[in-house]
RNA sequence: CGCAGGACUUAAACAAUCAAUUUGAGUGCUCCCGGGGAAAUCCGGGAAGUAGAACCUCUCAAAUUCGGGGAAACCUUUCCCGACUCCUGAGUCGGGAUGGCAAUCCCGAGCCAAGUUCCCCCGAGUACUCGGGGGGAAAGGUGUAGAGACUUGACGGGAGGCGCCUAAACCGAAAGGCAAGGCGAAGAGAAAGUCCAGACCACAAACCCGAU
Numbered sequence: 001c002g003c004a005g006g007a008c009u010u011a012a013a014c015a016a017u018c019a020a021u022u023u024g025a026g027u028g029c030u031c032c033c034g035g036g037g038a039a040a041u042c043c044g045g046g047a048a049g050u051a052g053a054a055c056c057u058c059u060c061a062a063a064u065u066c067g068g069g070g071a072a073a074c075c076u077u078u079c080c081c082g083a084c085u086c087c088u089g090a091g092u093c094g095g096g097a098u099g100g101c102a103a104u105c106c107c108g109a110g111c112c113a114a115g116u117u118c119c120c121c122c123g124a125g126u127a128c129u130c131g132g133g134g135g136g137a138a139a140g141g142u143g144u145a146g147a148g149a150c151u152u153g154a155c156g157g158g159a160g161g162c163g164c165c166u167a168a169a170c171c172g173a174a175a176g177g178c179a180a181g182g183c184g185a186a187g188a189g190a191a192a193g194u195c196c197a198g199a200c201c202a203c204a205a206a207c208c209c210g211a212u
Stems, first nucleotide, its partner, number of pairs: 001006001008026006027051003030047007055161006065109006074100002079096008110142003116137010146196001148195005162184005170177002
């Protein structure tokens, strides 16, 4: 400001707390490079600034296990290096190593709702479709919360719609139209909640432990 939602996301530092700010990580917007594509556009990498914009409805809720690898900023008594101060061993500052915390990036095996797809069996019409059952596959998920349990959904899976963009093929003399393709960010390494765990702070007496 707005009826309201909302007015990038996330962790840390600073702070009584919140906001703001700073730092790290991620996202979109603009541009550049490489690759795919007819194009829209997508994938990978990079740059500077910035946070204006980023749709709706229906449906699914299962597995939630066992293991492994990587991570910045921040903190780091003790250790190493350098500078300075007092002075001969300390202190301060800077850098490094190691460790801690951790935003998070992934992998293997197993497993999984709805939808998609393949095979088999049964039934109905019948050279195919529908219904039921069983098994497999791909995408996606789980694994991956503050240890964790549960509920709900969405920013997740599936279907439909809407808006916008492109238009090789096709139609058209052309303009153009259209089959088709694409876009509508990230956050769920627990989001909204109910519980639970741990830590910190406050309250209480002389001290310690410590319930709450």
Background
The prediction has a mean pLDDT of 78. This is a predicted structure of a 212-nucleotide RNA (Group I catalytic intron) from a Bacteroidota bacterium. It matches the Rfam family "Group I catalytic intron". A reference for the family is Cech (1990), "Self-splicing of group I introns", Annu Rev Biochem. Rfam's curators write: Group I catalytic introns are large self-splicing ribozymes. Taxonomically the source falls in Bacteroidota (Bacteria, Pseudomonadati).